[in-house]
RNA sequence: UGCGCUCAUAGCUCAAUGGAUAGAGCAACGGCCUGCGAAGCCGUAGAUUCGGGUUCAAUUCCCGAUGAGCGCAA
Numbered sequence: 001u002g003c004g005c006u007c008a009u010a011g012c013u014c015a016a017u018g019g020a021u022a023g024a025g026c027a028a029c030g031g032c033c034u035g036c037g038a039a040g041c042c043g044u045a046g047a048u049u050c051g052g053g054u055u056c057a058a059u060u061c062c063c064g065a066u067g068a069g070c071g072c073a074a
Stems, first nucleotide, its partner, number of pairs: 001073008011026004019056001028044005049065005
């Protein structure tokens, strides 16, 4: 550098696989508790890599781009 395969969802780790209000744990923030903290309990905010297509409807299917990992070739 080329080819093939897999992957890209919240700050982090992961679910959801055509139709729900896109969920969970940890982290963050606020409250309760406490003399103050920690722990515990309650709550809040936060995400579908980008562009196009199919569809009544796309996180999901198709095409392309970008990035990551693995393998092969040179």
Annotation: Predicted 3D model of a 74-nucleotide RNA (transfer RNA) from an Elusimicrobiales bacterium. The source organism's lineage runs through Bacteria, Pseudomonadati, Elusimicrobiota, Elusimicrobia and Elusimicrobiales. RNAcentral holds the sequence, with entries from ENA. It matches the Rfam family "tRNA".